[in-house]
Context: one part of a larger RNA
């Protein structure tokens, strides 16, 4: 390379938007570039095969024939693909009534707990542990009561429940603003899929600059436990954690399951339409759960949100270690990140 794979054996890119590229719904009319047949030229020779000959024979040598993927042009076929036309409504999408969200971004607010500080009561203890002990306390702690400050965070509601492409998103009010989903079918007429580079989003740590710090905590520091304890547990505690604005760009970023489209039995929950009904209930779209039949599958298991039957497009895999390292490139303020091997050796 033909190939055969990627839920857990080695493989789905953290995820969008998209550029090239590849795929790509109907009906008709053309064109004949792919295709599919015939003709004609080419396809040196020698070799390959086949007859047949020459050297006593065979290697070998001569003569004739046959084959040759292919390209070249001509004539012809149009089913399909593809090009050019008109054309359609089942596929996208606009339109118009409606409906549900912790879908984003800015502002303003709320009450609870907490720590503080100021103050009353009010006295020896309190904290903490498996027992302690370091810590606080008569310079009046811990409890208690009324004041004030502050910074995070939103108990009930709350649900296997919504929403968002993914990371994620939960007090409440307003503004701004993306998306989805039903129902009508009025309009457009294939405008659609996927997407190498490329741009954007991207949890925590961490990183620059500047603000803020209440709790809660890497690093430290005590105290314990232990044989030792550079830990598990206790008392402290700084960065950090909280904003603004920039970087960083990785996670078990997980459903260890790319994304689109069609098809293939049911039951049972549950969110949101919508239709039928006096109701109970049923039908239907469109999320979301649990079972489960065909079938898949190494087994576990999946099973209409497929790992099932198919089809288009990307991405990655190819025996362990060496290694996701090294060199080199590209990014970053470093930390790194991202492309990525090889000698060796099992």
């Nucleotide at each position: 390379c033909u190939g055969g794979g990627c839920g857990u054996a080695a493989a789905g890119g953290g995820c969008g938007c998209g550029u090239a590229g590849g795929c790509g719904g109907u009906a008709u009319u053309u064109u004949a570039a792919g295709u599919g047949a015939g003709g004609c030229g080419u396809g040196a020779a020698a070799g390959c095969c086949c007859u047949g000959g020459g050297c006593u024979u065979a290697a070998c040598c001569c003569a004739g024939g046959a084959g040759g993927u292919g390209c070249g042009u001509u004539u012809c076929a149009u089913a399909c693909u593809g090009g050019a036309a008109u054309g359609c409504u089942a596929g996208a999408g606009u339109g118009c009534g409606a409906g549900a969200g912790a879908g984003g971004a800015a502002a303003g607010u709320g009450g609870a707990a907490u720590u503080c500080c100021u103050a009353g009561u009010g006295u020896a203890g309190a904290g903490g542990u498996g027992a302690a002990a370091u810590u606080c306390g008569u310079a009046g702690a811990u409890a208690u009561u009324a004041g004030g400050a502050a910074g995070a965070a939103c108990a009930c509601c709350a649900g296997a429940g919504g929403c968002g492409a993914a990371a994620g998103c939960g007090g409440c009010u307003u503004u701004c603003u993306g998306g989805c989903u039903c129902g009508c079918a009025a309009c457009u007429g294939a405008c659609g899929c996927u997407g190498a580079g490329g741009c954007g989003c991207g949890a925590a740590a961490g990183c620059g600059u500047g603000g803020g710090g209440a709790g809660c905590a890497a690093a430290c520091a005590g105290g314990a436990u232990u044989a030792g304890a550079u830990a598990c547990c206790c008392u402290g505690g700084u960065a950090g954690u909280c904003c603004a604005c920039g970087c960083u760009g990785u996670a078990a970023a997980c459903g260890a399951u790319g994304a689109g489209u069609g098809c293939u039995a049911g039951a049972c929950g549950u969110u949101g339409g919508a239709g039928u009904u006096a109701a109970a209930a049923c039908u239907u779209c469109a999320g979301u759960g649990u079972c489960g039949c065909a079938g898949c599958u190494a087994a576990c298991g999946c099973a209409a949100u497929a790992a099932g039957c198919a089809c288009u497009c990307c991405g990655c895999c190819u025996g362990g270690g060496g290694a996701g390292u090294a060199c080199g490139g590209u990014c970053g303020c470093a930390a790194g990140a991202u492309u990525a091997a090889a000698a060796c050796u099992c």
Molecule: small-subunit ribosomal RNA, central domain
Organism: uncultured bacterium